[in-house]
Context: one part of a larger RNA
Molecule: small-subunit ribosomal RNA, central domain
Organism: Blastococcus sp. BMG 813
This record gives sequence, C1' cells and structure tokens, in this order.
RNA sequence: UUGGGCGUAAAGAGCUCGUAGGCGGUUCGUCGCGUCGGCUGUGAAAUCCCGAGGCUCAACCUCGGGCCUGCAGUCGAUACGGGCGGACUUGAGUUCGGCAGGGGAGACUGGAAUUCCUGGUGUAGCGGUGAAAUGCGCAGAUAUCAGGAGGAACACCGGUGGCGAAGGCGGGUCUCUGGGCCGAAACUGACGCUGAGGAGCGAAAGCGUGGGGAGCGAACAGGAUUAGAUACCCUGGUAGUCCACGCCGUAAACGUUGGGCGCUAGGUGUGGGGCUCAUUCCACGAGUUCCGUGCCGCAGCUAACGCAUUAAGCGCCCCGCCUGGGGAGUACGGCCGCAAGGCUAAAACUC
Repeated sequence: UUGGGCGUAAAGAGCUCGUAGGCGGUUCGUCGCGUCGGCUGUGAAAUCCCGAGGCUCAACCUCGGGCCUGCAGUCGAUACGGGCGGACUUGAGUUCGGCAGGGGAGACUGGAAUUCCUGGUGUAGCGGUGAAAUGCGCAGAUAUCAGGAGGAACACCGGUGGCGAAGGCGGGUCUCUGGGCCGAAACUGACGCUGAGGAGCGAAAGCGUGGGGAGCGAACAGGAUUAGAUACCCUGGUAGUCCACGCCGUAAACGUUGGGCGCUAGGUGUGGGGCUCAUUCCACGAGUUCCGUGCCGCAGCUAACGCAUUAAGCGCCCCGCCUGGGGAGUACGGCCGCAAGGCUAAAACUC
C1' cells in the first nucleotide's frame, strides 16, 4: 500500500535479445467503440438531507421533495484517444562512399626473462632476513660462457587513449566474423520505445573428463618471531593457475546512478570523421559541425556531499526494486546443479 521514494540513508535486475502487455510521429477521409450532451425508463422501502405536520416538547412517528454519484434505451456532438482506409518523411531501417579500433573466433609465429638439462671456465661458499635459521653447495653449488628443453606472460609504445551490451579485451601475421562513427540523401514509409514471463551471454574461485605444468602458489611441512603465533617474514610445496570439451551462474558484476526520446549558459583537454579558411603543394595551423571520452562551472536540483548537455536539472513512455533494526538472504516448500551451492523466500521471538 490511491502515498513517497531508489548516487552515498532501505531500494536499479550483472548484461543483452525478445514474447505478451503498456506507450507511440505528420496529414486527409470515414466509423462513432472510448469520451461529452439532451430525453425516456429503471435505480424497492427504510436510512440520510431539506420542508411541513402528529404525540404538551424532544427522542419517535407521518407526509412531500431531494439524494440514490449507477445501468439500459434513444436522439445528437466528433476536438482528443481508438478501429478502418489513403497519403507523408522528420522517428526507425536500407543503400552507396569513406574511417578508427587490445570487439570476437581459429591457425601459425617472435624476442626478452624465469626454471630445468648437457658441456666449458672456476672455487668455497650461495641464498635469505630487521637479524637469523631451515634450505642449496667439495658427489663442485652460487657466478660466468655455449648449446638444448618446456611452460606461461607479452617490457618499451601505453595515454582519466581505444573497442565491447555487460563480463571483459594488449607481442606479430593470416583467415573467418560482430558492432560503431562520419558523409551523401538514392530506397522503404512509423516498420518505433520499453519489456512481466522466457532465452542467451556472463570475472575469479570451484566441479567433471582428458591433457599440460616453467614461474607463482590455497592446503601442507619446516625455519624464525612471539607469552602463544594454527598468522604477518623465510625455505620448500600439492591442488590450482594454462589448453580442449562440459558444468557452475555468483561478485564492491560499481558510475554503488535501468532503458528510450526531447528540452535547458558556457569554458578547457583528448580520441574518430566531415566542411570552410589559410598554405604554391604537403605537414602544421585557425574556425565550424557530428560522434565518443575527461576536467571545471551557470541556472536548476540535493539532507548535505555533490550532480550539472555523458544530469542527480525540466518533461513524457516502459520495466525492475524499496517500505524500521535483528532474526535472515536464513528455515520450509518448489525449481536448477555431479557437488559446492544458486534462485524464489517467510514466521515466531526481540529491540
């Protein structure tokens, strides 16, 4: 619970696609469903309101009128909403010409570094810390040179810089592939927005099967520290981290800010494109315009902080969500999952 809200107080679903539904541009005609008006019928009585009357008054009672906000019929109105028909181009889409990009998938490939192996040189230490010790080393380590193996990640460029719906994406080449922006207005002619259910995507960790395993490293072992030290520090180290396929479906999945459209001062960076001017030409430059991404700031908003054309301002449309704290994102039930668990989601009691 017909209210008020959702950046930080409770509250925007992690993201997208999309079904039903809700909402919907300009113009002409038509219908008259919604909508509006007149009339008629009905809307029991009592109650209620107004007026009058009867019990000596009142309560009470009687009579008359109103009310009964509604429904139906009928006659009209046609601005707005709606149905049907026609037209339009500004919304939306297509086409054509350009442009930028770590957008996605697969295959191939490069160098630096770490580790390991083999060989050479070489000798007593190395390593590690606050200091040490565990550890490694005369069976030759550390250091250094040459060769080899293997896995993972890509220094510089690199940038509040780019791309993507979000998660996210960074060495190079090739193949396949999605989206965006700018310009031109040739085409379609409202084809649109949102989106309950639903479907797909979805970091890390985790799970299943098979591979791989250099470095790092939960667990674990040891050494220290300490009153203790199931930690922080050190030496090791399994799962994992990597690949393929299949699950899981969560997060401070955050801009803690749902999506769309329109409107409302500016200033200054930066990424992509167009146009104009300037330049003999190119590069640079000046101006302007569209799209993106930052900072500052007016009006306005805000509890304040702050937001401020990338709104948290002014409006409209649609969805999601909140309604004191704890109990509790728990129990129970249902659905999903191999499991871990996820989704949905209370109450008693208590303050």